[in-house]
Context: one part of a larger RNA
RNA sequence: CCCACGGUAGGACGAAAAGACCCCGUGAAGCUUUACUAUAGCUUGCUACUGGUGUCACGUCGUUCCUGUUCAGCAUAGGUGGGAGUGUGUGCUUCGCACACAGAUAUCGAAAUUUCGAAAUAUCGAUAUUUGCGCGCGGAGCGCGCACGCCAAUGAGAUACCACCCUGGGACGAUGCGAUUCCUAACCUACGACCGUGAAUCCGGUCGGGGGACCGUAGCUGGUGGGUAGUUUAACUGGGGCGGUUGCCUCCCAAACAGUAACGGAGGCGUUUACAAAGGUAGGCUAGGUGCGGAUGGAAAUCGCGCCGAUAGGGCAAACCCAAAAGCCUGCUUUACUGCAAGACUGACUAGUCGAGCAGUCGCGAAAGCGGAAGUUAGUGAUCCGACCGUACGAUAUAGGACGGCGGAAGCUCAUCGGAUAAAAGCUACUCCGGGGAUAACAGGCUAGUCUGGUCCAAGAGUCCACAUCGACGACCAGGUUCGGCACCUCGAUGUCGGCCCGUCGCAUCCUGGGGGUGGAGAAGCUCCCAAGGGUUUGGCUGUUCGCCAAUUAAAGCGGCACGCGCGCUGGGUUCAGAACGUCGUGAGACAGUUCGGUCUCCUGUCCUUCGUGGG
Numbered sequence: 001c002c003c004a005c006g007g008u009a010g011g012a013c014g015a016a017a018a019g020a021c022c023c024c025g026u027g028a029a030g031c032u033u034u035a036c037u038a039u040a041g042c043u044u045g046c047u048a049c050u051g052g053u054g055u056c057a058c059g060u061c062g063u064u065c066c067u068g069u070u071c072a073g074c075a076u077a078g079g080u081g082g083g084a085g086u087g088u089g090u091g092c093u094u095c096g097c098a099c100a101c102a103g104a105u106a107u108c109g110a111a112a113u114u115u116c117g118a119a120a121u122a123u124c125g126a127u128a129u130u131u132g133c134g135c136g137c138g139g140a141g142c143g144c145g146c147a148c149g150c151c152a153a154u155g156a157g158a159u160a161c162c163a164c165c166c167u168g169g170g171a172c173g174a175u176g177c178g179a180u181u182c183c184u185a186a187c188c189u190a191c192g193a194c195c196g197u198g199a200a201u202c203c204g205g206u207c208g209g210g211g212g213a214c215c216g217u218a219g220c221u222g223g224u225g226g227g228u229a230g231u232u233u234a235a236c237u238g239g240g241g242c243g244g245u246u247g248c249c250u251c252c253c254a255a256a257c258a259g260u261a262a263c264g265g266a267g268g269c270g271u272u273u274a275c276a277a278a279g280g281u282a283g284g285c286u287a288g289g290u291g292c293g294g295a296u297g298g299a300a301a302u303c304g305c306g307c308c309g310a311u312a313g314g315g316c317a318a319a320c321c322c323a324a325a326a327g328c329c330u331g332c333u334u335u336a337c338u339g340c341a342a343g344a345c346u347g348a349c350u351a352g353u354c355g356a357g358c359a360g361u362c363g364c365g366a367a368a369g370c371g372g373a374a375g376u377u378a379g380u381g382a383u384c385c386g387a388c389c390g391u392a393c394g395a396u397a398u399a400g401g402a403c404g405g406c407g408g409a410a411g412c413u414c415a416u417c418g419g420a421u422a423a424a425a426g427c428u429a430c431u432c433c434g435g436g437g438a439u440a441a442c443a444g445g446c447u448a449g450u451c452u453g454g455u456c457c458a459a460g461a462g463u464c465c466a467c468a469u470c471g472a473c474g475a476c477c478a479g480g481u482u483c484g485g486c487a488c489c490u491c492g493a494u495g496u497c498g499g500c501c502c503g504u505c506g507c508a509u510c511c512u513g514g515g516g517g518u519g520g521a522g523a524a525g526c527u528c529c530c531a532a533g534g535g536u537u538u539g540g541c542u543g544u545u546c547g548c549c550a551a552u553u554a555a556a557g558c559g560g561c562a563c564g565c566g567c568g569c570u571g572g573g574u575u576c577a578g579a580a581c582g583u584c585g586u587g588a589g590a591c592a593g594u595u596c597g598g599u600c601u602c603c604u605g606u607c608c609u610u611c612g613u614g615g616g
Stems, first nucleotide, its partner, number of pairs: 001616007010608003014602002022436004027432002029428004035231005041224003045220005051183002054180003058176009068166001075159001078165005085148013099134001101132010112121003187211003191208006234246003243263001247269006270417001271315001272374002279333007288308006313322002316379001318377003337360004343354003349418001362371003385411001388408004393404002443490001444488001445486003449483001451479006460470002497572001498570003502564001503561005510535003513530006537551005578596004582591003
């Protein structure tokens, strides 16, 4: 050196399981609730199944009767119109109706007489017509009496009488609606009896009892409704959460065109001004500071002179801009117009911005001219939807026009401001899936603010004396053991604290060894230099590392090795599922708060490291 066998368990970021922690997904599920929207259930009312009676209240209509007070005026004038008469008593005349009596005529019937018969006659009865008289009722006319009116007066309006109405009310009738009472026949009955071949608290039938137009059911309707269901619950982010932010304007960053990021540094906006403007135009003016002088008068009011020169002002942030003005004052005004627009700026798109000139109509100015808001840059919101104004373009056979079109303007802190819906919050440790080392927790790496160690300067302490010892304010290094920063390998897995076993290394040395200094008399110390050979305890408490305590010791060192070591052990802690306390939360649940409990897989095999034995 090779081979074989056996061992050990450090490595092969060993094996196993597309990480369960963390983040992401306009993923899922379970759960919660004062998230949203529905809904079972419960409940309100109406209608139907659903009928009768009485009473009361109210509404409407009809008839009828009342009601109505300014002042003046006989006086209690509801309104309007018509209106010259009206009502009543009595007498007379006339007409009509009804009743009673008497008479006349006509027709019919009965029996009788005459007659051959036809026919005639008288009587009686009925009906109709009619005459006279009496009584009652009604109409009309006339005379007289009474009352009212006209007239007169008053007043805005004049009365009798009639008509149509108004205000408020009564009576009656009809009708409607509501409340309530009683009834019985719908309907109900887990009530009693009987029947249905013989059991049956079932069912059906009959009779009775009880309730009763309620209950119950159906439809519609208002409410309630995590009981149930479907969903939503933003993004950025030096991991996520918490916090902050989200659109627009100004400055710096921004590297002399423009543009340019960050959870970089500073500020603003979500408007205001209208006929006595902060708009237009024409004319005029100059601010502000400071020195000196000047009554009240002062730091500062107003006045004069000089000097500086825009520091003033321009509604508001900032930047830029502005002097016979873009600032200030005054006069007149409404262009803070309508229809267009060459051409540009900006720009992914959608948007945004400037605009000479033309036509119409106006304002100001003597005119040239200026004016389509404001010194400029913020003061904002797409589309849909419905509503409004205008137009009169379409109009489903035709007319109309419901609706639509076209032009205009309004309705969104749609502020997550290019706006997912008209409409939406949470928990999950019971969790699941897809992904990520694009992104956190462990370890490693980079860094070294923090940390540990050292050096320099030397104010000071040390009685005196900076440097025996200590050393402020500061400066410069080293290390890579702390807390961090970064997020570079690893999320198709690199097992995490402490203990045990086993070690190995560094030296900034705890002991032992050798030295220098000393504020070293000796002893014991302090401090510095050299030195890593060896050594560096046992217990109590705590899961502890650490630490405190006890007793020893020459000493009881500090660190690295994936905070060495779980394919070596443990599993007390942390960090699943169970449970409880405190606290927080309406709740589901949550808590670097606590507490009890809680599966640690691999004897397949290979290689490397390493140890032993044997062989070559």

Large-subunit ribosomal RNA, domain V from Parcubacteria group bacterium Gr01-1014_31, 616 nucleotides, folded computationally.
It matches the Rfam family "Bacterial large subunit ribosomal RNA". Gene Ontology terms of the family: structural constituent of ribosome and ribosome.
Its mean pLDDT, the model's own confidence on a scale to 100, is 81.
It was read from a public genome assembly.
The organism belongs to Bacteria candidate phyla, within Bacteria.